Fluoride riboswitch aptamer (crcB RNA motif) from bacterium HR07, 68 nucleotides, folded computationally.

């Protein structure tokens, strides 16, 4: 400098932070909620609806009830 192998990382999981476990992607990538109704449609429109987790526990907003 090239090449190849083998190790370790980094992101990501519909609304904050930590831990633990899981799981996906390697950047052209993972991910970017649900239901109903038009609609050729995964497009786009409109209306209704849950959750601060991928899952546990913890904190913080938030909602609702009771009490003092």
């Nucleotide at each position: 400098a090239u090449a190849u192998u083998u190790u370790c990382u980094g992101g990501c999981g519909a609304u904050g932070g930590a831990g633990u476990c899981c799981g996906c992607c390697a950047u052209u990538a993972a991910c970017c909620g649900u239901c109903c109704g038009a609609g050729c449609a995964c497009a786009u429109c409109g209306g209704a609806c849950u959750g601060a987790u991928g899952a546990c526990u913890c904190c913080u907003a938030c909602c609702c009830a009771a009490g003092a």